[in-house]
RNA sequence: CGCGGGGUGGAGCAGUUGGUAGCUCGUCAGGCUCAUAACCUGAAGGUCGCUGGUUCGAGUCCAGCCCCCGCUA
Repeated sequence: CGCGGGGUGGAGCAGUUGGUAGCUCGUCAGGCUCAUAACCUGAAGGUCGCUGGUUCGAGUCCAGCCCCCGCUA
């Protein structure tokens, strides 16, 4: 250099004909308890790797670039 897969809250992952970004764990607050854990309720936290393009509308489609994993030489 070539090919394939991936990049989405703190962590792990969904998001499948383009149409309000979700789940589990974690964090915080409250409830319950003598107390802790468990359990229950609620909240915060994301401009979806970057920059452009297409479109009324892009996490999703297209182009270029960056990073990670694997394969080949």
Record summary:
Predicted 3D model of a 73-nucleotide RNA (transfer RNA) from a Patescibacteria group bacterium. Model confidence (mean pLDDT): 82 of 100. It matches the Rfam family "tRNA". Gene Ontology term of the family: triplet codon-amino acid adaptor activity. It is annotated as a transfer RNA.